Background: Small-subunit ribosomal RNA from a groundwater metagenome, 1467 nucleotides, folded computationally.
RNA sequence: AGAGUUUGAUCCUGGCUCAGGACGAACGCUGGCGGCGUGGAGAAGGCAUGCAAGUCGAACGCUGAGCACAUAACGCAAGUUAUGUGCUCGGAGUGGCGAACGAGUUAGUAACACGUAGGAACGUACCUAAAAGUCGGGCAUAAUUCGCCGAAAGGCGAACUAAUUCCCGAUAGUCCCGAAAGGGUAAAGGAGCAAUCCGCUUUUAGAUCGGCCUGCGGGCUAUCAGCUAGUUGGUGGGGUAACGGCCUACCAAGGCGAUGACGGCUAGGAGGACUGAGAGGUCAGUCUCCAACGAUGGCACUGCGAUACGGGCCAUACACCUACGGGUGGCAGCAGUCGAGAGUCUUCCACAAUGGGCGAAAGCCUGAUGGAGCGACGCCGCGUGAAUGAAGAAGGGCUUCGGCCUGUAAAAUUCUUUUCUAAGAGAGAAAAUAAAUGAUCAUCUUAGGAAUAAGGGGUUGCUAAACUCGUGCCAGCAGCAGCGGUAAUACGAGUACCCCGAGCGUUGUCCGGAAUUAUUGGGCGUAAAGGAUGUGUAGGGGGUUGUGUUAGUCCUGUUUUAAAUAUCCCGGCUUAACCGGGAAAGUGAACAGGAAACGGCAUAACUUUGAGAAUGCGAGAGGUAUGCGGAACUCACGGUGUAGGGGUGAAAUCCGUUGAUAUCGUGGGGAACACCAAAGGCGAAGGCAUUCAGCUGGCGUGUUUCUGACCCUGAGGGACGAAAGCGUGGGGAUCAAAAAGGAUUAGAUACCCUUGUAGUCCACGCCCUAAACGAUGUUCUCUAGCUAUUCGAAGUAUCGACCCUUCGUGUGGCGAAGCUAACGCGUUAAGAGAACCGCCUGGGAAGUACGGCCGCAAGGCUAAAACUCAAAGGAAUAGACGGGGACUUGCACAAGCGGUGGAUCAUGCGGUUUAAUUCGACGAUAAACGAAGAACCUUACCCGGGCUUGAAGCUCAGUCGAAGUCCUGACGAAAGUUAGGAUGUCUCACAAGGACGGCUGGACAGGUGAUGCAUGGCUGUCGUCAGUUCGUGGUUUGAAUUGUUCCCUUAAGUGGGGAAACGAACGCAACCCUUGUUGUCUGUUAUAAGUAUCAGACAAGACUGCCUCGUUAUACGGGGAGGAAGGAGAGGAUGACGCCAAGUCAGCAUGUCCCUCUGAUGUCCGGGGCUACACGCAUGAUACAAUGGCUGGUACAAUGAGCCGCGAAGCCGUAAGGCGGAGCAAAUCUCAUCAAAACCAGCCUCAGUUCGGAUUGAGGUCUGCAACUCGACCUCAUGAAGUUGGAAUCGCUAGUAAUCGCGGGUCAGCUAUACCGCGGUGAAUACGUUCUCAAGUCUUGUACUCACCGCCCGUCAACUCAAGGGAGCCGGGAAUACCCGAAACUCCGACGUUACGUCGGGGCUACGGUAGGCUCGGUGACAGGGAGUAAGUCGUAACAAGGCACGGCUAGGGGAACCUGGUCGUG
Repeated sequence: AGAGUUUGAUCCUGGCUCAGGACGAACGCUGGCGGCGUGGAGAAGGCAUGCAAGUCGAACGCUGAGCACAUAACGCAAGUUAUGUGCUCGGAGUGGCGAACGAGUUAGUAACACGUAGGAACGUACCUAAAAGUCGGGCAUAAUUCGCCGAAAGGCGAACUAAUUCCCGAUAGUCCCGAAAGGGUAAAGGAGCAAUCCGCUUUUAGAUCGGCCUGCGGGCUAUCAGCUAGUUGGUGGGGUAACGGCCUACCAAGGCGAUGACGGCUAGGAGGACUGAGAGGUCAGUCUCCAACGAUGGCACUGCGAUACGGGCCAUACACCUACGGGUGGCAGCAGUCGAGAGUCUUCCACAAUGGGCGAAAGCCUGAUGGAGCGACGCCGCGUGAAUGAAGAAGGGCUUCGGCCUGUAAAAUUCUUUUCUAAGAGAGAAAAUAAAUGAUCAUCUUAGGAAUAAGGGGUUGCUAAACUCGUGCCAGCAGCAGCGGUAAUACGAGUACCCCGAGCGUUGUCCGGAAUUAUUGGGCGUAAAGGAUGUGUAGGGGGUUGUGUUAGUCCUGUUUUAAAUAUCCCGGCUUAACCGGGAAAGUGAACAGGAAACGGCAUAACUUUGAGAAUGCGAGAGGUAUGCGGAACUCACGGUGUAGGGGUGAAAUCCGUUGAUAUCGUGGGGAACACCAAAGGCGAAGGCAUUCAGCUGGCGUGUUUCUGACCCUGAGGGACGAAAGCGUGGGGAUCAAAAAGGAUUAGAUACCCUUGUAGUCCACGCCCUAAACGAUGUUCUCUAGCUAUUCGAAGUAUCGACCCUUCGUGUGGCGAAGCUAACGCGUUAAGAGAACCGCCUGGGAAGUACGGCCGCAAGGCUAAAACUCAAAGGAAUAGACGGGGACUUGCACAAGCGGUGGAUCAUGCGGUUUAAUUCGACGAUAAACGAAGAACCUUACCCGGGCUUGAAGCUCAGUCGAAGUCCUGACGAAAGUUAGGAUGUCUCACAAGGACGGCUGGACAGGUGAUGCAUGGCUGUCGUCAGUUCGUGGUUUGAAUUGUUCCCUUAAGUGGGGAAACGAACGCAACCCUUGUUGUCUGUUAUAAGUAUCAGACAAGACUGCCUCGUUAUACGGGGAGGAAGGAGAGGAUGACGCCAAGUCAGCAUGUCCCUCUGAUGUCCGGGGCUACACGCAUGAUACAAUGGCUGGUACAAUGAGCCGCGAAGCCGUAAGGCGGAGCAAAUCUCAUCAAAACCAGCCUCAGUUCGGAUUGAGGUCUGCAACUCGACCUCAUGAAGUUGGAAUCGCUAGUAAUCGCGGGUCAGCUAUACCGCGGUGAAUACGUUCUCAAGUCUUGUACUCACCGCCCGUCAACUCAAGGGAGCCGGGAAUACCCGAAACUCCGACGUUACGUCGGGGCUACGGUAGGCUCGGUGACAGGGAGUAAGUCGUAACAAGGCACGGCUAGGGGAACCUGGUCGUG
């Protein structure tokens, strides 16, 4: 510091997601040690048990125990008893101090609660300093004893007693009141032999701590806009430590609020913590400060201090005890328990240290604190061994089978002992002055032994790290993009690797990245976003020159901003975390002093430049209201006139013989104003148009004069605001929602047509919205021009007008700089600046719900959320497409010729059938295609019988035998199985081995089995169409573009010209082959020969070369000459980049999968099938006849093929054919006389025929092991359909179509009418490009890019989800009114033991009750909309002119998208 994700690709806008850090965390897997920290966050839910606040005998009396002493009594004595005194240890009580600290929690609180800076009207126990005093009396009471009540808790009565308890008196320096005089107010003692000490009282001062007041600061919400009666102020009084409506009586009517009062929601505040570059954002646990709270609510007492966590009273809820009468309790202290929860510890040790309370002290108390325990919860440190060790072991994984990885890793050898285990020792925490006193732990020594110690997550991209197997849109993964449908680096497993490491991941939350709320640091023409437009209030901003001042601003100084934290330096624990010391810094606030440029305020001025006024001139559909005018339309009446009119794509509904339409005349009516007219004018916008006059607003320009900053913007407010719509009353010609009818259509609630009502018009009153648009807020300043036009002025000119030049104003076009994502904008800015206002923050839900305001209604304004998606979007680019445009081409159409589609047959395909009818190919681009030849074979299919290392090949091991040749038997349909015999004897001296063959076993074979969507190769098609690209350069942010566009031309991206392009490649053309003319040479054969034909090789010829015309001078085109051939002479081969996941795994090759060693998807054999047959399609053959058929005769070819072959002559047969075998490996021989159509002659005479030949019968020939299924041919006989073919459709532009025969391949034969070739005869037509199809180039629109066979909208049907409404039902909260009124406080009265005690009453109030509303939430039949969900229904609304251009507002209508009317926009 960025990255991924919208697209075919690009740039931008914009959201979503990720990488980092953090945590009082939790969860999953794993877990060795130590140090330092940290640990009940939501239920401020309930709590068993123990402990957490006592202490003082040097304040006091009583009492128990022990000891000592003294006295007395008893006793001989020992001793006992009693009393007293002293000492020690207890018990309860009086009294003093403490208990208001410490400890806990964050419920409440949006507040002077907190932070910070200040202030004045206060208090302060203990402490410090100072001054003075401490005299004399007295009354009680607890304890105790007695009596009584109660289960208990506890209580009552009587009697006695002490004090540092209480009371009275004296004194009063100081103190209080008071102007003064004067008046008033205090005390306590204790210890000690004593000195003296500790106390007490009063006062002053200090310190500390606290109470009170104020400025400023820090949440959300306006869908909370008005709030307030002690409320705001005053006076009197009361109250407090103290000011004060703090309280009370009276008086006044104030106080607060868009700078957000009041209300609602949320929340303890700060130091600080986390994050961030910072500015900021988020948080408030541990530590520190402050506040608040102590089951909930209220209240006071005591006290220096409390409205008191471990004190009291009352009420309420809960819990416990009970003898049922009544009592008791408050862990948000430390442990601990239950509950709820994802989740949070020991009912530990000690007062040794630090600190606190009491005490004179010793000391006592202290769950504060110091420590230990538990938890990887966090931070930090250490370890799980170190060195050597390659046969790179084994095992495992991968493999291209060569090897590579795990990997010096292990093993093995040597060594060490942090840690661990066992035993022992042991400082320091103690400071003070000797002694005593240690909860806990560091550390050290010895021994043992590598011993006790490694996992988690990830490996498609972001993001470091990949392979194999399994699975097959399944199972699953996933933070986002996304992965998985048989070759998954994304799922699961294994192996390897990467990251971190006693941890690693996941989840949650916060900051960051996010400039994605933008102060630093964003935007608003089209992406979200300028208010419909003026006016103007508050507010914000503001001209020139002085003077004064200084709350802004700037400078200096002082105080403060606690400590801890953070930064820097130094130091202490072995290091670090952690801790100690020091320093510096920071922002804010206050005070003091200074400055005066800017800003503010005050004041003076401006013979002024902003703004305004006066005045001259001028333009204008500016507004308002009244008249008038002509054209058109319609109606009525009358005339002429006759059969139609009207309307449409075509029609019909409709009007018309009762006289329409048309035409003429007269009259009525309403609405709108042609030409002028324009990119023109005016207005703030909406908007405004015949014409005359009235009233009236604004504007421009010129001259001088005047005022003297009077200005700009503008939240709210107020005004105006197209069309539609609403109300009342008029009016109603046209047009025309709704409605009716006619058409169209699958339907047509539409488009088209005929009618037609609201409305359209006027007056008055509402509504208040538009694509109210320049999708561009208003104002001011600055920054090149050119050009057009409106209005005014000046100059020049002119007799005058026009013209021209200049200045200003408005409205347009093009453009420098600049801006912009691009498009574009560009002095009328979207440029450079200033001021103010409005608005935006992903798409959908939604401009919707709820609430509020407005409206008669329709509805308008304001305006969310749940949920859902990873996009939605802007501009531009390349394509593709369009029922968009322009141009061009093609047997594309047209003009012609002949066909197909009808018949019969052949062949192929579908379908059906079958045991099987093997398989592939399916619009063009499958279907006489693979197949250039299915009787067996082929053959892949079916039935049956066999074989299993196999029918063939390679290899290893074992065994037998050379190999091989020949013969015989059995079973069998054959394949094969099985039994035997004869012969043979290679290389090698023998053996072993080798070659070859059989058998056995193993690696393996084999597969026309699957996948053409895993592939190679080959092929079809667009299309022999003229296209497709590249390098360098230029343009562009970029995708891309230019080149390749444009003009002329061509068959051609062919050539020329021009041009930011210049060149080049694949295509085109040419080179190649055949053919047409000629020459030369050679040559077998033909021929008698020359010679020519012919064959081959080489060469010539044609290049717009020549003339002419057109054009731009070129390219090129039109015409002509010559020539065999003329502008490519004709034909062929040759098929660019690519498209269709086009075709082929069955031609071949090939990855993967599958079958196969109990027997097959391999392989062999026999038979069958591929040839089936109600039917449909395709390609052909033959015909339907006279341009013909038949018979006879006469001519003329070319290409080819031939030795397992072609096969002559001759003979036989009606013929197919047979016998025969010459010649020929072929210019020689043969097929092959080589043809047929043609021509000549004859017959047939328009008919189902002398046309046509299918079908069938009989007899034959040939091939072949074999013609039954299932061959061809010959002869005789038979003689079907068919009389020119519906809709539709195909081929062909010249030696072509049409027509005629011949040859070849495959092949034993042939179902060949097919295919590939060859020659013979030999036409017609093309005006032309409107239309059909296809193609190309340019351009345009696009919401398409799987590319129109695209995309996409709405209803309905099904399921799921969230939110709103909802008759109601339930619960919470805060108030209001009324009722009740505990404790306490206070007032009054009575009683009284004088204790302000008891009783009664009043005031005030908590809880509670009643009532009607407000507000929040839960639930709810039902109805409506929204969102989502691979393949539901109906249509086709939008995107192209989307087939009726679309869209905004509005109104009506309709299953639905939508349709129609009015007006507006161009998107």